[in-house]
RNA sequence: CCAGGUGUCCAGGCGGCCGCCGGGCGGAAUGGCCGGAGGAAAGUCCGAACACCACAGGGCAGGGUGCUCCGUAACGCGGAGUCGUGGCAACGCGAAGGAAAGUGCAACAGAGAGGAGACCGCCGUACAGGGGCCGGUUCAUACCGACCUGUAAGGUAAGGGUGAAACGGUGCGGUAAGAGCGCACCAGUUCCUCGGGCGACCGGGGAAGCUUGGCAAACCCCACCCGGUGCAAGACCAAAUAGGGGGGCGUCUGAGGGUGGCCCGCCCGAGCCCCCGGGUAGGUCGCAAGAGAUGGCGGGCAACCGCCAUCCGCAGAUGAAUGGCCGUCCCCUGAUUCGGGGUAACUCGGAUCGGGAACAGAAUUCGGCUUACGGACUCCUGGGACC
RNA sequence: UGGGGUGUCGUCAAGUGGUAAGACACGGGCCUUUGGAGCCCGCAUCCGGAGGUUCGAAUCCUCCCACCCCAGCCA
Numbered sequence: 001c002c003a004g005g006u007g008u009c010c011a012g013g014c015g016g017c018c019g020c021c022g023g024g025c026g027g028a029a030u031g032g033c034c035g036g037a038g039g040a041a042a043g044u045c046c047g048a049a050c051a052c053c054a055c056a057g058g059g060c061a062g063g064g065u066g067c068u069c070c071g072u073a074a075c076g077c078g079g080a081g082u083c084g085u086g087g088c089a090a091c092g093c094g095a096a097g098g099a100a101a102g103u104g105c106a107a108c109a110g111a112g113a114g115g116a117g118a119c120c121g122c123c124g125u126a127c128a129g130g131g132g133c134c135g136g137u138u139c140a141u142a143c144c145g146a147c148c149u150g151u152a153a154g155g156u157a158a159g160g161g162u163g164a165a166a167c168g169g170u171g172c173g174g175u176a177a178g179a180g181c182g183c184a185c186c187a188g189u190u191c192c193u194c195g196g197g198c199g200a201c202c203g204g205g206g207a208a209g210c211u212u213g214g215c216a217a218a219c220c221c222c223a224c225c226c227g228g229u230g231c232a233a234g235a236c237c238a239a240a241u242a243g244g245g246g247g248g249c250g251u252c253u254g255a256g257g258g259u260g261g262c263c264c265g266c267c268c269g270a271g272c273c274c275c276c277g278g279g280u281a282g283g284u285c286g287c288a289a290g291a292g293a294u295g296g297c298g299g300g301c302a303a304c305c306g307c308c309a310u311c312c313g314c315a316g317a318u319g320a321a322u323g324g325c326c327g328u329c330c331c332c333u334g335a336u337u338c339g340g341g342g343u344a345a346c347u348c349g350g351a352u353c354g355g356g357a358a359c360a361g362a363a364u365u366c367g368g369c370u371u372a373c374g375g376a377c378u379c380c381u382g383g384g385a386c387c
Numbered sequence: 388u389g390g391g392g393u394g395u396c397g398u399c400a401a402g403u404g405g406u407a408a409g410a411c412a413c414g415g416g417c418c419u420u421u422g423g424a425g426c427c428c429g430c431a432u433c434c435g436g437a438g439g440u441u442c443g444a445a446u447c448c449u450c451c452c453a454c455c456c457c458a459g460c461c462a
Base pairs, nucleotide, nucleotide: 001383002382003381004380005379007377008376009375010374012329013328014327015326016325017324018323020036021035022034023033025031038359042370043369045368046367047366048365049364050230051229052228053227057264058263059262060261062226063225064224065223066222067081068080069079070078071077082096083094084093085092086091097221098220102219103218104215105214119160120159121156122155123154125152126151127150128149129148130147134145135144136143168186169185170184171183172182173181187211188210189208190207191206192205193204194203195202196201234285235284236283237282244276245275246274247273248272249271256268257267258266278461279460280459290312292311293310294309295308296307297306298305299304331356332355333354334353335352336351337350338349339348340347341346388458389457390456391455392454393453394452397411398410399409405442413429414428415427416426417425435451436450437449438448439447
């Protein structure tokens, strides 16, 4: 210098002028004081607080999570590890239980797609045919064997070929030809055992030819978790009149309601449901004081926890405030130009004139995740050049 | 603000793991003096976008994007 990885931080500062929202002060003013967005306020994807419904109870259905240990109010989050995987590496990624409980799926190609399969090939047997060489027999022909060709029923998973995937791999033996059929080594699985670790798991030794395929982000099985709805939750005040018309069901043999998908149970229970036709849609609270922040000490590898001190408690609307302009400084950058270094490419410092400065805007509140996005820095890895 | 749903050719749409049906429209051809009608042929680079699972994804999973719908009280 190039390429890459990890982590942390900032989110422009100051001044002037003009505004906006909220809360106090003030009799009032065009007065004055105080406060006023984010790391994601976003997506609404998880988890909670809070509120209501039975105090959330039983069963079914449904949903979620899925290596281990720890952290946390809780989590599908975080930390540290294990194993797998990508990368030369730094380092990253992983929805990572079970396919030996069962069911299912695998198009096309291929003989065969799961306790499979004989298309070509290989092999022996039987039968038929052939006739040149060879062997046996014969004086010779003939005959038999071997050889070649074909047919039939078989054997064979070594080889060819198909496929994303074809029932361990290499070698030797073995065999008619072959095959874990046998043996040696390698890989895996299961079991036994020793050592280490809280554990996932790791390392060593031994036994068994045991070789069992893939998909569970297919159904499913196993383990654990989950009652539902959400601040338009919910509470109060006010406003409104046509408690009108039609139909249906029910009054203890109990309709219906208490929103959960269903059943049970529990509570309330004399009214309820549908259609037509109407009225009104204002206000107050919830709604801002805590799973708070900063610093120190201690524990822990870390996430995090404990103690002490200090500080704040200060955004809060309901068409929705938190802004605009100017000056200056800082940051990045383009052009021109000056000076220093260098053979040069280039580099360092300055001046002038411009340009740029992202993503984005609280709405009940927190803890996370994900997504969007400008810039700065630390450390690390690989390569190149120079000393 | 909260909850629910939908994205497949220009339009309407089928397909829910194995080659993206069909209709209208559009383009070309035949027929006709010409047009219409009729007949034949063609028309999806990426199934809203990106990533993953799988031999294989429009379909299953995750994250984004766009659009649509619903909501109080009295009687």
Predicted 3D model of RNase P RNA and transfer RNA as a complex of 462 nucleotides. The coordinates come from a structure-prediction model, not an experiment, and the mean pLDDT is 76. It holds a member of the Rfam family "Bacterial RNase P class A". The family's RNA type in Rfam is ribozyme.